[in-house]
RNA sequence: GCCCAAAUAGCUCAGUGGUAGAGCGCUUCCAUGGUAAGGAAGAGGUCCCGAGUUCAAUCCUCGGUUUGGGCU
Numbered sequence: 001g002c003c004c005a006a007a008u009a010g011c012u013c014a015g016u017g018g019u020a021g022a023g024c025g026c027u028u029c030c031a032u033g034g035u036a037a038g039g040a041a042g043a044g045g046u047c048c049c050g051a052g053u054u055c056a057a058u059c060c061u062c063g064g065u066u067u068g069g070g071c072u
Stems, first nucleotide, its partner, number of pairs: 001071007010024004018055001026042005048064005
């Protein structure tokens, strides 16, 4: 220099053109003599950035950034 993949909650990851979910973690409550385990409820994300297509974009297109891998 060229090619490919990934970027979504604190962490690990789903998701699909119609304003986003799970597990773990966190908070509150229940329960216990008390702790852990257990049960219930809840908070938390302008979906990496910019532009385009569309009535509508996390999703499609283009460019950029970062990370990982491959080739030379």

A computed fold for a 72-nucleotide RNA from a Patescibacteria group bacterium, annotated as transfer RNA. Its mean pLDDT, the model's own confidence on a scale to 100, is 82. The organism belongs to Bacteria candidate phyla, within Bacteria. It was read from a public genome assembly.